Annotation: A computed fold for a 76-nucleotide RNA from Clostridium gasigenes, annotated as transfer RNA. It matches the Rfam family "tRNA". By type it is a transfer RNA. Rfam's curators write: Transfer RNA (tRNA) molecules are approximately 80 nucleotides in length. Model confidence (mean pLDDT): 83 of 100. The same sequence occurs in records of 5 taxa. RNAcentral holds the sequence, with entries from ENA.
[in-house]
RNA sequence: GGGGGUAUAGCUCAGUUGGGAGAGCACCUGCCUUGCACGCAGGGGGUCGCAGGUUCGACUCCUGUUACCUCCACCA
Numbered sequence: 001g002g003g004g005g006u007a008u009a010g011c012u013c014a015g016u017u018g019g020g021a022g023a024g025c026a027c028c029u030g031c032c033u034u035g036c037a038c039g040c041a042g043g044g045g046g047u048c049g050c051a052g053g054u055u056c057g058a059c060u061c062c063u064g065u066u067a068c069c070u071c072c073a074c075c076a
Base pairs, nucleotide, nucleotide: 001072002071003070004069005068006067007066010025011024012023013022019056027043028042029041030040031039049065050064051063052062053061
């Protein structure tokens, strides 16, 4: 330098054909308990890596770019 992959909640990850942003764990509140844990009920939390474009509408399609992983090439 070139190819491929990944980036979504605090963490691990879904998201199918472009139309509702979600699950588990964690966190907060209440119930339960003498108290804690477990259990039960409810709740908060996201510029979907970043910037642009296409579209009535983009996590999803296109372009550029950043970080990480991987393969190839190059130099001494």